[in-house]
RNA sequence: CGAGUCGGCCGGGCGGUCGCGUCACCGGGGCGACCCGGUGCCGAGGAAGGUCCGGACUCCACAGGGCAGGGUGGUGGCCAACAGCCACCCGGGGUGACCCGCGGGACAGUGCCACAGAGAGCAGACCGCCUCUCGCCCUCCGGGGCGAGCGGUAAGGGUGAAACGGUGGUGUAAGAGACCACCAGCGCCCGGGGUGACCCGGGCGGCUCGGCAAACCCCACCUGGAGCAAGGCCGAACAGGGAGCGUCCGAGGGCUGCCCGCCCGAGCUCCCGGGUAGGCCGCUGGAGGCUGUCGGCAACGGCAGCCCGAGAUGGAUGACCGCCGGCCGCCGCGCGAGCGGCGGUGCACAGGAUCCGGCCUACAGGCCGGCUCGUCCC
Numbered sequence: 001c002g003a004g005u006c007g008g009c010c011g012g013g014c015g016g017u018c019g020c021g022u023c024a025c026c027g028g029g030g031c032g033a034c035c036c037g038g039u040g041c042c043g044a045g046g047a048a049g050g051u052c053c054g055g056a057c058u059c060c061a062c063a064g065g066g067c068a069g070g071g072u073g074g075u076g077g078c079c080a081a082c083a084g085c086c087a088c089c090c091g092g093g094g095u096g097a098c099c100c101g102c103g104g105g106a107c108a109g110u111g112c113c114a115c116a117g118a119g120a121g122c123a124g125a126c127c128g129c130c131u132c133u134c135g136c137c138c139u140c141c142g143g144g145g146c147g148a149g150c151g152g153u154a155a156g157g158g159u160g161a162a163a164c165g166g167u168g169g170u171g172u173a174a175g176a177g178a179c180c181a182c183c184a185g186c187g188c189c190c191g192g193g194g195u196g197a198c199c200c201g202g203g204c205g206g207c208u209c210g211g212c213a214a215a216c217c218c219c220a221c222c223u224g225g226a227g228c229a230a231g232g233c234c235g236a237a238c239a240g241g242g243a244g245c246g247u248c249c250g251a252g253g254g255c256u257g258c259c260c261g262c263c264c265g266a267g268c269u270c271c272c273g274g275g276u277a278g279g280c281c282g283c284u285g286g287a288g289g290c291u292g293u294c295g296g297c298a299a300c301g302g303c304a305g306c307c308c309g310a311g312a313u314g315g316a317u318g319a320c321c322g323c324c325g326g327c328c329g330c331c332g333c334g335c336g337a338g339c340g341g342c343g344g345u346g347c348a349c350a351g352g353a354u355c356c357g358g359c360c361u362a363c364a365g366g367c368c369g370g371c372u373c374g375u376c377c378c
Base pairs, nucleotide, nucleotide: 001374002373003372004371005370006369007368008367009366010365012324013323014322015321016320017319018318020043021042023040024039025038026037027036028035029034045349049360050359052358053357054356055355056354057227058226059225060224069223070222071221072220073219074088075087076086077085078084089103090101091100092099093098104218105217109216110215111212112211113210126157127156128153129152130151132149133148134147135146136145137144138143165183166182167181168180169179170178184208186205187204188203189202190201191200192199193198231281232280233279234278240272241271242270243269244268245267252264253263254262255261288307289306290305291304292303293302294301295300325347326345327344328343329342330341331340332339333338
């Protein structure tokens, strides 16, 4: 310098005008709930998203045990917990950095293996190979060729994702783990290493019995249900229950600050329970963040210091302008990285709703770092 791989981070900045929401204060209005105006502070994210997991919290259920159902699935750690994270193991891919794996069990049982193919599971003779028998033909009389048939054969061809170990030899009519050597694989035993998954080495055995468990199933472990519209408190109006007063000996209402007076007049007042509309709480400081240090390969944990300023409820973050930045196009300069000028563009994905830990998905543009391979130079 080129190609690649892994990880971390940012994701517009400053100022002005107007507007919106919570809170505090001030002024005004209202009996009051509250309303209006002003001032001040603050006011979305790395994913706030999908709502896929796991918890906190709340209510309901629950002696204990078991079954059913659901979930998880290499090993060891981390974590409040997890289907998350870290490290390692095994298998696969890559020259490599590194990446991928829904990674328990297929000698407990059942089931399935499309198409093709003769045969797909205690396999299978389609072609081929071989002995024998028969027929025809040829003959240099040893036999040979062609066709048919009874058999033998899993070495060769062919089908397939997969055909009951591989290579070489012995053997045979032809063949076959039938037998032998080496290799691969399986099972058992022994020695060594590791907490463990597992790895390394040696011996023996029968020679060899495929795949699918996101098929049923088996094994081990975990597992009650619903969710902030959880749940709690206050509570109109109407209806219901009770008590009292009143219906011309007139309760109550209007005119009113009160008394008198005038008018209307059959209902009025109080209490109770449940709890609707509505309001309040839950409601945001928490398994919290940053920095340093210690332990650990790491995830993470201990300690110390510092920091924390959304809480709406039909749901507030917006609009406009200026400057800078970014991006795109054109032109000029420069060997080049790039620099300058002009023009264009508001400029990614998206937006809280109880909170937190993850996963997954979306994302204009940009920054930083580790490592690998190749080439060249010193």
This is a predicted structure of a 378-nucleotide RNA (Bacterial RNase P class A) from Motilibacter rhizosphaerae. Rfam family: Bacterial RNase P class A. Rfam classes the family as a ribozyme. Rfam links the family to the GO terms dimeric ribonuclease P complex, tRNA processing and ribonuclease P activity. The prediction has a mean pLDDT of 79. RNAcentral holds the sequence, with entries from ENA and Rfam.